Predicted 3D model of a 74-nucleotide RNA (transfer RNA) from an uncultured Lachnospiraceae bacterium. Its Rfam family is "tRNA".
[in-house]
RNA sequence: GCGACGGUAGCUCAGCUGGGAUGAGCGCUUCCCUGACACGGAAGAGGUCACGUGUUCGAUCCACGUCCGCCGCA
Repeated sequence: GCGACGGUAGCUCAGCUGGGAUGAGCGCUUCCCUGACACGGAAGAGGUCACGUGUUCGAUCCACGUCCGCCGCA
């Protein structure tokens, strides 16, 4: 340099062919439970869907560009 895959909550990841951030597990906060902790139970907070532009009535999803990670080729 070329190509493939990926970037979504603090972390690991779903999101199936455009219409709700819809989320899961772990973690965090509060409460219950306990003499206390752990386990368990209930509730809750937490997201510019990497960034920009475009297409569209409407974009996490489609197109183009940029950045980052990883793999392969040279």